[in-house]
RNA sequence: CACUCAUCCAGAGGGGCAGAGGGACACGGCCCGGCGAAGCCCCGGCAACCGCCGCUCGCGCGGAAGGGUGCCAAUUCCGUCCCGCGCGGCUCGACGGCCCGACGCGGGGAAGAUGAGGA
Numbered sequence: 001c002a003c004u005c006a007u008c009c010a011g012a013g014g015g016g017c018a019g020a021g022g023g024a025c026a027c028g029g030c031c032c033g034g035c036g037a038a039g040c041c042c043c044g045g046c047a048a049c050c051g052c053c054g055c056u057c058g059c060g061c062g063g064a065a066g067g068g069u070g071c072c073a074a075u076u077c078c079g080u081c082c083c084g085c086g087c088g089g090c091u092c093g094a095c096g097g098c099c100c101g102a103c104g105c106g107g108g109g110a111a112g113a114u115g116a117g118g119a
Base pairs, nucleotide, nucleotide: 003117004116005115006114007113008112013043014042015041016040017039021032022031023030026080027079028078029077044072045071046070049068050067052063053062054061055060076111081108082107083106084105085104086103087101088100089099090097091096
């Protein structure tokens, strides 16, 4: 770096250095930031993917949190791709419609993040 699988609506503080940006990319929003952002360090914490303990033929289930990671604003902050439903409009004599929507809701996907596996 690529690939595969799983999870992503919960949770988690202080201090030091630093000095203007940050919230993955692009765009549109909306937020955070000199009452100190990003980044690095110390202490603390959250969590439970690997590992550990117990159970199981197995799939898995439960437990602890000493080891390896990760994380500690906002749903991965929201949206932008597809499908459906609702509502409104247009159209039809009506049923209905290969129709429209700076509207609402739900589902799926893409991309991303983290872990584990192989080289």
Molecule: SAM riboswitch aptamer (S box leader)
Organism: Geodermatophilus sp. TF02-6